c-di-GMP-I riboswitch aptamer from a Gammaproteobacteria bacterium, 86 nucleotides, folded computationally. Rfam family: c-di-GMP-I riboswitch aptamer. From the family's description: GEMM was predicted in a large-scale screen for bacterial structured RNA regulatory elements. Genes associated with GEMM are involved in a diverse array of functions, including chemotaxis regulation, signal transduction, secretion and chitin. The coordinates come from a structure-prediction model, not an experiment, and the mean pLDDT is 85.

RNA sequence: UCCGCCCGAGGGCAAACCUGUUGAAAAGCAGGGACGCAAAGCUUCCGGUCUACGGGUUCGCAGCCUACGAUAGCGGAGUUGCAGCA
Numbered sequence: 001u002c003c004g005c006c007c008g009a010g011g012g013c014a015a016a017c018c019u020g021u022u023g024a025a026a027a028g029c030a031g032g033g034a035c036g037c038a039a040a041g042c043u044u045c046c047g048g049u050c051u052a053c054g055g056g057u058u059c060g061c062a063g064c065c066u067a068c069g070a071u072a073g074c075g076g077a078g079u080u081g082c083a084g085c086a
Stems, first nucleotide, its partner, number of pairs: 012037002017032006035073001041079003045076003048071003054066004
């Protein structure tokens, strides 16, 4: 100097649940709280999944279908970041 990256350090995020709040709902946001996560940082481009106000179907109701809604802690993809000592 290069390669390998076991064990660590400093830390980071925050599931369920509870309270408040937004929403038709799925779910989101804030506070509390930790199940877990080496990208559980960010982005809906692709797929999956969830919801159906509204729209379609119906004589009508129910039901069914439908994403422009949601999920980045479902996966792929793009992009950014920390560490790598002896």

Background
The sequence was found by an Rfam model in a public genome assembly.